The part of an RNA shown here (small-subunit ribosomal RNA, 3' major domain) has 458 nucleotides and comes from a metagenome. Rfam family: Bacterial small subunit ribosomal RNA. The coordinates come from a structure-prediction model, not an experiment, and the mean pLDDT is 83. The full RNA is in RNAcentral, with records from SILVA.

Context: one part of a larger RNA
RNA sequence: UGACGGGGACCCGCACAAGCAGUGGAGCGCCUGGUUUAAUUCGAUGAUCAGCGAAGAACCUCACCUGGGCUUGAACUGUAGCUGCAUGCCCUCUGAAAGGAGGGAGGCUUUCGAAGGUGCUAUAGAGGUGAUGCAUGGCUGUCGUCAGCUCGUGUCGUGAGAUGUAGGGUUAAGUCCCACAACGAGCGCAACCCCUAUCCAGUGUUAUAAUUACUCUGGAGACUGCCCUGCCAAAACGGGGAGGAAGGGGGGGAUGACGUCCAGUCAUCAUGUCCCUUAUGUCCAGGGCUACACAGACGCUACAAUGGCCGGUACAAUGGGUUGCCAAACCGCAAGGUGGAGCUAAUCCCAUCAAAGCCGGUCCCAGUUCGGAUUGCAGUCUGCAACUCGACUGCAUGAAGUCGGAAUUGCUAGUAAUCGCGCAUCAGCAUGGCGCGGUGAAUACGUUCUCGGGUCUU
Numbered sequence: 001u002g003a004c005g006g007g008g009a010c011c012c013g014c015a016c017a018a019g020c021a022g023u024g025g026a027g028c029g030c031c032u033g034g035u036u037u038a039a040u041u042c043g044a045u046g047a048u049c050a051g052c053g054a055a056g057a058a059c060c061u062c063a064c065c066u067g068g069g070c071u072u073g074a075a076c077u078g079u080a081g082c083u084g085c086a087u088g089c090c091c092u093c094u095g096a097a098a099g100g101a102g103g104g105a106g107g108c109u110u111u112c113g114a115a116g117g118u119g120c121u122a123u124a125g126a127g128g129u130g131a132u133g134c135a136u137g138g139c140u141g142u143c144g145u146c147a148g149c150u151c152g153u154g155u156c157g158u159g160a161g162a163u164g165u166a167g168g169g170u171u172a173a174g175u176c177c178c179a180c181a182a183c184g185a186g187c188g189c190a191a192c193c194c195c196u197a198u199c200c201a202g203u204g205u206u207a208u209a210a211u212u213a214c215u216c217u218g219g220a221g222a223c224u225g226c227c228c229u230g231c232c233a234a235a236a237c238g239g240g241g242a243g244g245a246a247g248g249g250g251g252g253g254a255u256g257a258c259g260u261c262c263a264g265u266c267a268u269c270a271u272g273u274c275c276c277u278u279a280u281g282u283c284c285a286g287g288g289c290u291a292c293a294c295a296g297a298c299g300c301u302a303c304a305a306u307g308g309c310c311g312g313u314a315c316a317a318u319g320g321g322u323u324g325c326c327a328a329a330c331c332g333c334a335a336g337g338u339g340g341a342g343c344u345a346a347u348c349c350c351a352u353c354a355a356a357g358c359c360g361g362u363c364c365c366a367g368u369u370c371g372g373a374u375u376g377c378a379g380u381c382u383g384c385a386a387c388u389c390g391a392c393u394g395c396a397u398g399a400a401g402u403c404g405g406a407a408u409u410g411c412u413a414g415u416a417a418u419c420g421c422g423c424a425u426c427a428g429c430a431u432g433g434c435g436c437g438g439u440g441a442a443u444a445c446g447u448u449c450u451c452g453g454g455u456c457u458u
Stems, first nucleotide, its partner, number of pairs: 005458001007457007015447002019411005026301004031296003034292002042053002064287007077124006089104006108116002127276002130274003136270002138265003141261001143259001148187006154163003167178003193253004198220005204214001223247001226241005303404001307363007319350003324343002329338003370401001375396007417439007
């Protein structure tokens, strides 16, 4: 000087408390540990791993296993020699394919320099998801959107260092004010950026019955500006009020200081060193990553009457679409099929876009008209191909489960809870991820305690 303390003082945060909904019990999904396996590829693995890398493992992916092949190689560059044929097409045999063997047709360009291109052979090399994240770059997580971290000059101290940055107030904030051997400055804070709430003007193609709604562009508006009041004075600031669509940071996003964890990643990529070179490279077929006594994390669906089922009926927003979205009509109980209009989209389609909601009926508290696992049969779709191993539909089957021990999570407002919709990945596959709108609460006395953090002090 820091760090630490079951030392002290002050302060903050869904940290506790006050509430609401959950998890932990059940079934299933997914990930992980373990076990098993020829292989169950690898990495992540306290907070900061575990619906994580993976925005999508049937083949491919693929790195793993078994088996079969190739060896200048699947792709790239150079040199030398040969070829002189744009070594590609067709056929036969073998084979699971890859590959191997054989046959056939056809057969370069040219400035005439053997120049270019192709193939073969040899070689330098190529290749490696092989090792090292404790050799690295880049990127990322975390403390933490916490309010801190420093510098120049001066001053103090023998010095390490201190001061500034401590003190009194105040703030979300080292935010601002006052004071002060300090005076200034930088990185952070805030603001500048984007979306949104109100209004105005213009713009209206494809939007509207309409000067409304809506789209786009530009602007106005909020600044403690005004009034009252508190803080010894004053300032900063706090409390209340008016006006206002909005009030004291209006709401949300992007933005992450110096650094910490020898944090994570050599498997995105890049890269030093080491290792393999008829194999740790590469091609192919099949299998595996999907196993299953068990254990853990995160979810989905429920256990019902604020509900289930049936009929009728109302209201969104974000988005996506030409290898695509696919209307009307018809067929099918349905998944879906036939069909082909329109649309390169404010035009047409997904999609009359919703569901919870509302109205009416039924069930009458039961393992049930709750719940839907599991299994059988029959189908649909995608795709060379659904056996291992896809999703969906119909009929039948109808398991556990009657609200969950110790413990534990999220959330302070258009939030929690609940309801559906869209998108990326993608041939197909979503209970995950990222967005969108609909309905829409309860509670906060307070800071003693738990956890994390900040300042001063010991």